Model confidence (mean pLDDT): 86 of 100.
The RNA shown here (SAM riboswitch aptamer (S box leader)) has 85 nucleotides and comes from an Actinomycetota bacterium.
Its Rfam family is "SAM riboswitch aptamer (S box leader)". From the family's description: The SAM riboswitch is found upstream of a number of genes which code for proteins involved in methionine or cysteine biosynthesis in Gram-positive bacteria.
The source organism's lineage runs through Bacteria, Bacillati and Actinomycetota.

[in-house]
RNA sequence: CGCUCAUCCAGAGCGGCCGAGGGACGGGCCCGACGACGCCGCGGCAACCGGCAGACGCACGGUGCCAACGCCCGAACGAUGAGAC
Numbered sequence: 001c002g003c004u005c006a007u008c009c010a011g012a013g014c015g016g017c018c019g020a021g022g023g024a025c026g027g028g029c030c031c032g033a034c035g036a037c038g039c040c041g042c043g044g045c046a047a048c049c050g051g052c053a054g055a056c057g058c059a060c061g062g063u064g065c066c067a068a069c070g071c072c073c074g075a076a077c078g079a080u081g082a083g084a085c
Stems, first nucleotide, its partner, number of pairs: 003083006013042005021031003025074004043066003047063004051058002070077001
């Protein structure tokens, strides 16, 4: 990389650096020099696995996530987790 299963209308932002694109793809609609996206630090959320617990839960370990319902529609596309080979 490919395969299987589950989930995707809940939740959660500040600072520093950078500098023009970004929101996967097509069409829309948005975000963005009042600095988006990205990276780093700190903070936070609690979806999955593990741990503790009778349970609610805790945020301890491994991932994940923190504009808009996966932003909307479409395409059966994408993302994340767990697992098998």